[in-house]
RNA sequence: GUCCCCAUCGUCUAGCGGUCCAGGACAUCAGCCUUUCACGCUGAAGACACGGGUUCGAUUCCCGUUGGGGACGCCA
Numbered sequence: 001g002u003c004c005c006c007a008u009c010g011u012c013u014a015g016c017g018g019u020c021c022a023g024g025a026c027a028u029c030a031g032c033c034u035u036u037c038a039c040g041c042u043g044a045a046g047a048c049a050c051g052g053g054u055u056c057g058a059u060u061c062c063c064g065u066u067g068g069g070g071a072c073g074c075c076a
Stems, first nucleotide, its partner, number of pairs: 001072007010026004018056001028044005049065005
């Protein structure tokens, strides 16, 4: 330098045009339980990397940027 892949709650992930004010597990917080803690039960809060475009409609498709990972090459 060229090409490919990835980016979603704190973490790991599902979803791949509408059915979704984006679901689950763990973690966190509150309540219940318990003499207390833990376990268990119930509930709550919490996310689509960023900017454009296409579309009636974008987390999903296209382009660019940023960050991460990988493959290959050139020069000396």